[in-house]
Context: one part of a larger RNA
RNA sequence: GGCACUUGGUGGAUGCCUUGGCGCCAGAAGACGACGAAGGACGUUGCAGGGUGCGAUAAGCCACGGGGAGCUCCCAAGCAAGCUUCGAUCCGUGGAUGUCCGAAUGGGAAAACCUGGCACGGGUCAUGCCGUGUCGCGGCCGUCUGAACGCAUAGGGCGGUCGUGGUAACCGGGUGAAGUGAAACAUCUAAGUAACCCGAGGAGGAGAAAGCAACCGCGAUUCCCUUAGUAGUGGCGAGCGAACGGGGAGUAGCCUAAACCGGUGUGGUGGGAUAGCUGGCAGGCGUUGCCACAUCGGGGUCGUGGGAGCCAACGGAAGGGGCUGCCAUCCCUUCGGGGAGUGACAAAGCUCGUGGAUAGUCGAACAGGCCUGGAACGGUCGGCCAUAGAAGGUAAUAGCCCUGUAGGCGAAAUCCAGCGGGCCUCCUGUUGGUGUUCCCGAGUAGUGCGGAGCCCGAGAAAUUCCGUACGAAUCGGUGGGGACCACCCCAUAAGGCUAAAUACUCUCUGGCGACCGAUAGUGGACAAGUACCGUGAGGGAAAGGUGAAAAGUACCCCGGGAGGGGAGUGAAAUAGUACCUGAAACCGGGUGCCU
Numbered sequence: 001g002g003c004a005c006u007u008g009g010u011g012g013a014u015g016c017c018u019u020g021g022c023g024c025c026a027g028a029a030g031a032c033g034a035c036g037a038a039g040g041a042c043g044u045u046g047c048a049g050g051g052u053g054c055g056a057u058a059a060g061c062c063a064c065g066g067g068g069a070g071c072u073c074c075c076a077a078g079c080a081a082g083c084u085u086c087g088a089u090c091c092g093u094g095g096a097u098g099u100c101c102g103a104a105u106g107g108g109a110a111a112a113c114c115u116g117g118c119a120c121g122g123g124u125c126a127u128g129c130c131g132u133g134u135c136g137c138g139g140c141c142g143u144c145u146g147a148a149c150g151c152a153u154a155g156g157g158c159g160g161u162c163g164u165g166g167u168a169a170c171c172g173g174g175u176g177a178a179g180u181g182a183a184a185c186a187u188c189u190a191a192g193u194a195a196c197c198c199g200a201g202g203a204g205g206a207g208a209a210a211g212c213a214a215c216c217g218c219g220a221u222u223c224c225c226u227u228a229g230u231a232g233u234g235g236c237g238a239g240c241g242a243a244c245g246g247g248g249a250g251u252a253g254c255c256u257a258a259a260c261c262g263g264u265g266u267g268g269u270g271g272g273a274u275a276g277c278u279g280g281c282a283g284g285c286g287u288u289g290c291c292a293c294a295u296c297g298g299g300g301u302c303g304u305g306g307g308a309g310c311c312a313a314c315g316g317a318a319g320g321g322g323c324u325g326c327c328a329u330c331c332c333u334u335c336g337g338g339g340a341g342u343g344a345c346a347a348a349g350c351u352c353g354u355g356g357a358u359a360g361u362c363g364a365a366c367a368g369g370c371c372u373g374g375a376a377c378g379g380u381c382g383g384c385c386a387u388a389g390a391a392g393g394u395a396a397u398a399g400c401c402c403u404g405u406a407g408g409c410g411a412a413a414u415c416c417a418g419c420g421g422g423c424c425u426c427c428u429g430u431u432g433g434u435g436u437u438c439c440c441g442a443g444u445a446g447u448g449c450g451g452a453g454c455c456c457g458a459g460a461a462a463u464u465c466c467g468u469a470c471g472a473a474u475c476g477g478u479g480g481g482g483a484c485c486a487c488c489c490c491a492u493a494a495g496g497c498u499a500a501a502u503a504c505u506c507u508c509u510g511g512c513g514a515c516c517g518a519u520a521g522u523g524g525a526c527a528a529g530u531a532c533c534g535u536g537a538g539g540g541a542a543a544g545g546u547g548a549a550a551a552g553u554a555c556c557c558c559g560g561g562a563g564g565g566g567a568g569u570g571a572a573a574u575a576g577u578a579c580c581u582g583a584a585a586c587c588g589g590g591u592g593c594c595u
Base pairs, nucleotide, nucleotide: 001594002593003592004591005590006589007588008587009586015580016545017544020516021515022513023512024511025510026509027508028507029505030504032165039101040100041099042055043054044053046079047078049075050074051073061095062094063093064092065091066090070083071082072081106115107114108113116135117134118133119132120131121130122129136164137163138162139161140160141159142158143157144156145155170201171199172198173197174196175195181188185235211218212217222249223248224247225246226245232240233239253497254496255495256441260298261297262296263295264294265293266292267291268290269289275288276285277284278328279327280326281325282324283323303475305440306439307438308437309434310433311432312431313430314429316335317334318333319332320331321330322329337428338427339426340425341424349423350422351421352420353419354417355416356415357414358413360409361408362407366382368381369380370379371378383400384399385389391403392402393401446470447469448468449467450466451465452464456482477492478491479490480489481488532539533538552579555566556565557564558563
């Protein structure tokens, strides 16, 4: 020096564990904000570094409920001083306080700072000073005022009300790539994706046929399965890719514009009685009437076309009105009858009950004997409960030890409801006939040109949308049925609203897992978006385990200490806060063999 065996150190793999993650299901919720949010800065405890809570009333204040013996948050022990059966700490509901920044809103600013006006109050001899309130911008409504310029308008003042910002994903709209694929690349694809912007809600959008279909029929929209990778489209390449029909989920339908009637306002026209004032007779009134525009109320809403208008039939009571009186007639109001309702179809609620949410509460059955052990929840013998043998904990594996579980019960206060009443609110002529009159959404439909979007890349290219130029018809109308024409069929555009079935999960509650188990699972089981890096946008870690219990080694010895040797605790100390197990690399000691 090597090899072998053995014994240590170092190191932290492996095994076991789990406080943390991941995914899914069900229910809830999707709340917030000028009454100042989300998110922060700075403070705040007797001693206080971090976290959590809170806000100069600062780990808290008040009230009401729950609960019942200890408490003064956690890391984190201790000291001090206190509170509490006159019910503390703790849990829930409601309230008070709530510095400064932040939409940030008196003005300013390099966020958490600087600095004002006005009113009221405090303080001072007085000024400085202190406190409370108020003072942003924009929209809409009302009101007052009011130029150029007479009326008016612009503008201005005041009052009221709303908005502003935030939000993980989902949704609608606007703008809109490239890498990539096509084995290159340009049409094409990726993709109307990513990204950015605007807007809304718990969902959003869509939605009651100018739809499909095919000579049979269906009957708003949405979503799922299928039709079907079909029909198509496509440098007919790469690719892209329907619909009808069928089966389900869920179902809900309505309101206007116009014709016509009436009121009001403005303008025009008209004239001395005549067109008007519901009809008849008599009287009376008369800038009434007529036309246009605006506005309000009634009416009306459809495709076997509908409505207006006109005609007819039927239809309770009372009161009032239509210039006056009588008769007729029409209209209005109230009552009655009938119907409906707050989620569209009109819109405010109030109240009672019921159910639920936000604290809780009751809850069966072995202190059994013996054995092993440090410890019984193990073994054995015997017993018991079960609408409870889910789970977790307890010194090893517990239905009967604890928390619980099955099953019951419970709210002063706040909130929710799609449940049921009452109050309340709203509607109320219907049917038939007629087709000579009137209406049925206009710079619209359509057409040319230029684009986009549809399975559809200009194609034979319909249907839909936008730009641009032209530009209809009113039911004997108009649009569609994939160029176009005819026949036939379907539907009624150019106004609007609409629940459910559907999408998502920042969040709360409960549950589950052939999900992970500390190089895994979130980046994060620990002081984690921390330390650290970067001017900044931004990037971004490592790091879990003594033991059943600290019982965390009194005392003695060596040493300056670190560390160790005894002694003691413990089942174990080669479990000693560098702590479970403790592999390998790497470094020693011992023994044997070889050189």